[in-house]
RNA sequence: GCCCGGAUGGCGGAAUAGGUAGACGCACAAGACUUAAAAUCUUGCGAUCGAUGAGGUCGUGCCAGUUCGAUUCUGGUUCUGGGCA
Numbered sequence: 001g002c003c004c005g006g007a008u009g010g011c012g013g014a015a016u017a018g019g020u021a022g023a024c025g026c027a028c029a030a031g032a033c034u035u036a037a038a039a040u041c042u043u044g045c046g047a048u049c050g051a052u053g054a055g056g057u058c059g060u061g062c063c064a065g066u067u068c069g070a071u072u073c074u075g076g077u078u079c080u081g082g083g084c085a
Base pairs, nucleotide, nucleotide: 001084002083003082004081005080006079007078010026011025012024019068028044029043030042031041032040046058047057048056049055061077062076063075064074065073
């Protein structure tokens, strides 16, 4: 230099013939149980605004494009893994 792949909550990791983003697991928090703990069970758990709530807005590496609508398609680009030379 050329080719192929990956980037999604705190972590791992799903969802793509375009249609509610975050299933499932781990971690964490609160509660139940216990003399106390562990284990187990229940609930919660992206960010921000909102007194709280209801609710709103944003969020799939980054910047654009296509589209009513993009994690998904197209172009560029960053980082990273592999292959060829």
A computed fold for an 85-nucleotide RNA from an uncultured Bacillales bacterium, annotated as transfer RNA.
It matches the Rfam family "tRNA".
The coordinates come from a structure-prediction model, not an experiment, and the mean pLDDT is 81.